[in-house]
RNA sequence: UCGUGCUAGACGGGGAGUUAGCGGUGCCCUGAACCUGCAAUCCGCUACAGCAGGGUCGAAUGCCUACCUGAGGUCGUAUUUUUUCAAGGUCUGACUGAAAUAAGUGGCGAUGAAAGCCGGGUCCUAUGCAGCAAAGAAUUGCGAAUCCCGUCAGGUCCGGAAGGAAGCAGCGGUAAGCAAAUCUCUUUGGGUGCCGUAGGUAAACCUGGUUGGAGUUAACUGUUUCAAUAUCGCUUGGGAGAAUAGAUCGAAGGUAGGGCACGA
Repeated sequence: UCGUGCUAGACGGGGAGUUAGCGGUGCCCUGAACCUGCAAUCCGCUACAGCAGGGUCGAAUGCCUACCUGAGGUCGUAUUUUUUCAAGGUCUGACUGAAAUAAGUGGCGAUGAAAGCCGGGUCCUAUGCAGCAAAGAAUUGCGAAUCCCGUCAGGUCCGGAAGGAAGCAGCGGUAAGCAAAUCUCUUUGGGUGCCGUAGGUAAACCUGGUUGGAGUUAACUGUUUCAAUAUCGCUUGGGAGAAUAGAUCGAAGGUAGGGCACGA
């Protein structure tokens, strides 16, 4: 160095969980590595740690040891970060509202600001006038068989006569009432009126004159204060994730070494 035969051993492993602890079934990761039976209301063992039975490989790319590398899992771990839920309103900043201020913009202002003075109007009352509405009166017309008036033909009555009386129809004029139309008059009323007279007028607005000689206003921005609001930001607490670091367990893979006997 090669060959033959044996033995140790191997024929998946790991994580979490369960368990006094170990292993298995089940879940997850990696990987492809025999069969049968048992097993989550668990099954079987006792630190040597699945139990029972059968089979294959066997000193090496498959077994054992050491080192390297490292999928993946776990941690009330730490930091950073995402999302969601609940609470908090003057703790705090936004959003919103109110009040103030006058830095900026704007408006008004030497065709005269602020501040004064005088007057007037809008405003109120009374009254007058005009007008509107209602009612009445006045004008005109119609309008009474009879219980309105006047005149009363005919006719009737009284009378010897003269003459008188009542009175229908008709005619005329009127009452009650009805109608007409614009001029007129009276009374009452008012959310009538660029109207007149008198009186009142705290404030506001408008307007004329005068003194005065440069500010005024607060619409927007800004600033200050107060209030409201849990929508945003912020704070507190809870839940679910992600990344990195640390710790821990750790498969697969790579490198090196390695038992006994006989023979050539």